Context: one part of a larger RNA
RNA sequence: UUAGGCAUAAAGCAUCUGUAGGUGGCUUUUUAAGUCUGCCAUCAAAUCUCUAGGCUUAACCCUGGACAGGUGGUGGAAACUACCAAGCUGGAGUACUGUAAGGGAAGAGGGAAUUUUUGGUGGAGAGGUGAAAUGCAUAGAAAUCAAAAAGAACACCAACGGUGAAAGCACUCUGCUGGGCCAACACUUACACUGAGAGACAAAAGAUAGGGGAGCAAAUAGGAUUAGAUAUUCUAGUAGUCCUAGCAUCAAUGAGGGAUACUAGAUGCAGUGAGUAUCGACCCAUGUAGUGCUGUAGCUAACACGUUAAGUAGGACGCAUGGGGAGUAUGUUUGCAAAAAUGAAACUC
Numbered sequence: 001u002u003a004g005g006c007a008u009a010a011a012g013c014a015u016c017u018g019u020a021g022g023u024g025g026c027u028u029u030u031u032a033a034g035u036c037u038g039c040c041a042u043c044a045a046a047u048c049u050c051u052a053g054g055c056u057u058a059a060c061c062c063u064g065g066a067c068a069g070g071u072g073g074u075g076g077a078a079a080c081u082a083c084c085a086a087g088c089u090g091g092a093g094u095a096c097u098g099u100a101a102g103g104g105a106a107g108a109g110g111g112a113a114u115u116u117u118u119g120g121u122g123g124a125g126a127g128g129u130g131a132a133a134u135g136c137a138u139a140g141a142a143a144u145c146a147a148a149a150a151g152a153a154c155a156c157c158a159a160c161g162g163u164g165a166a167a168g169c170a171c172u173c174u175g176c177u178g179g180g181c182c183a184a185c186a187c188u189u190a191c192a193c194u195g196a197g198a199g200a201c202a203a204a205a206g207a208u209a210g211g212g213g214a215g216c217a218a219a220u221a222g223g224a225u226u227a228g229a230u231a232u233u234c235u236a237g238u239a240g241u242c243c244u245a246g247c248a249u250c251a252a253u254g255a256g257g258g259a260u261a262c263u264a265g266a267u268g269c270a271g272u273g274a275g276u277a278u279c280g281a282c283c284c285a286u287g288u289a290g291u292g293c294u295g296u297a298g299c300u301a302a303c304a305c306g307u308u309a310a311g312u313a314g315g316a317c318g319c320a321u322g323g324g325g326a327g328u329a330u331g332u333u334u335g336c337a338a339a340a341a342u343g344a345a346a347c348u349c
Stems, first nucleotide, its partner, number of pairs: 005319002008302001012317001015200003021194003025088004031082001033081002035077009049065002053061002091191001092188003098181002103177002106174004110154001114150008125136001162169002208245004215241002220236005260313003265294001267292003271288003275284001298305001322349003331342004
């Protein structure tokens, strides 16, 4: 390499858009490139192989013949792929009618809590812990009432729920904006799937510059604990956490890449439609696209999966090939930096 693989054993890019490429629905026609088939030519000799012969045999030598396969030429076939031409509507899309939602980004508003400040009341503790102490407090703390300011986060509702490609998204309202789904069937007519490179987006932490800084809190200081205590616990507390610009990583997880078709059911949830029923609603049975749980066949090393497949199939992409060395060295690219991407070998078991 082939084969066989990629939930948990090595292995699905974090996710999406999309170029080249690969693959691609139904019907009829054309051509004959692929495909199938007849014939011809050629593929030096030797070698291999078969046949006959020669060295007493054999090795060896030698006569003749190929098979298979390749290439070229020339006839023929037209199912399939491809090409040409003309159609179709089931895939895909557009438009229209509805509909649900923490989808996105912007603006405005809100209350609870916390802290701080000011003023009133008050007068010795309060806080904290297993127990304490550091720290706070007669220069008036804690508690309580009133007022003001600030920043961050939005209790209950809340769910096994919704939504988004993923990361993620939740106080309320407004305008802007993206996608989904149902139904009806109007239009386009294969416009599709995947996707090397490429591009977009991408938690937390960290880094740079400028703001902001209530609470929390790495680092740090002190008090305890302890034989010690660089931990745990307590009192403080700076970066950071927030906003505006850059980075591109994760146990970026469903450890399950994406699209399509087919293959028993039972039972929930949330969106939507028609039927039945009714004055109406519920009820009842049911379609569709999601989301759970259980389970048949099948599959699996087992666990489990099981129409949301890890079942049965075909098409395109990515990835792995014993453990360590090592996601290291080196080179290159990206980045302000931190670092990221690509990525070995010696050696060793």